[in-house]
RNA sequence: GGCGUGCUCGUCUAUCGGUUAGGACACGGCCCUCUCAAGGCUGAAAGACGGGUUCGAUUCCCGUGCGCGCUACCA
Numbered sequence: 001g002g003c004g005u006g007c008u009c010g011u012c013u014a015u016c017g018g019u020u021a022g023g024a025c026a027c028g029g030c031c032c033u034c035u036c037a038a039g040g041c042u043g044a045a046a047g048a049c050g051g052g053u054u055c056g057a058u059u060c061c062c063g064u065g066c067g068c069g070c071u072a073c074c075a
Stems, first nucleotide, its partner, number of pairs: 001071007010025004018055001027043005048064005
């Protein structure tokens, strides 16, 4: 350099065109408890970036960025 592949809350991870984008842990609040932990209820928090296709995109396509893998060149 070429090809392939991945990118979603703080973290891990669901969601293979129509969800107010779900869950777990962590975090905040309340309850419970003599206190803490555990437990219960509840809240905030995410589609890497930019285009395109479509009535509609996290999902499909293109480009860019970053990670990973394979491969070529490097006398």
Molecule: transfer RNA
Organism: uncultured Verrucomicrobia subdivision 3 bacterium